SAM riboswitch aptamer (S box leader) from a Gemmatimonadota bacterium, 125 nucleotides, folded computationally. The source organism's lineage runs through Bacteria, Pseudomonadati and Gemmatimonadota. Of the family's consensus pairs, 94% are formed in the model. Model confidence (mean pLDDT): 81 of 100. It was read from a public genome assembly, where an Rfam model found it. Its Rfam family is "SAM riboswitch aptamer (S box leader)". Rfam links the family to the GO term regulation of gene expression.
């Protein structure tokens, strides 16, 4: 880097250096010199893997008793990652619904549904 498969309405800041910008893109709309992004130090959140446990179902193989492999439910936060403004800040495509209009189109809208897009972990190649 490409494919798969889970999640995204919860959480969670402080010092130093530095010194204009950042929120992926587009558009809105915020944060920001009371100090953006970056980097150090040091907190902290969550449980996505690894880890303990409980419970003990599913579904391949077979040498018929194991194996494998996916599912449940609890701890802990020790290790590998994430993350610590706004819902993934909203919203870009479709549709429901509303409402403008005589109706179509066409705009809008405080909902809601699906895609798509982008973040994370994980596995695969």
């Nucleotide at each position: 880097u490409a494919c798969u498969c889970a999640u995204c309405g919860a959480g969670a800041c402080c010092g130093g250096c530095u010194g204009a910008g950042g929120g992926a893109c587009g558009g809105g709309c915020c944060c920001u010199u009371u100090g953006a992004a970056g980097c150090c130090g040091g907190g902290g959140c969550a449980a996505c893997c690894g880890g303990g446990g409980c419970a003990c179902g599913c579904g391949c193989g077979c040498u018929c008793g194991c194996g494998c492999g996916c599912a449940g439910c609890c701890c802990a936060g020790c290790g590998g990652u994430g993350c610590c403004a706004a819902c993934u800040c909203c919203u870009g495509c479709g549709g429901a619904c509303c409402c403008u209009c005589g109706a179509a189109c066409a705009g809008g809208g405080a909902u809601c549904c699906g895609a798509g897009a982008g973040a994370u972990g994980a596995g695969c190649g």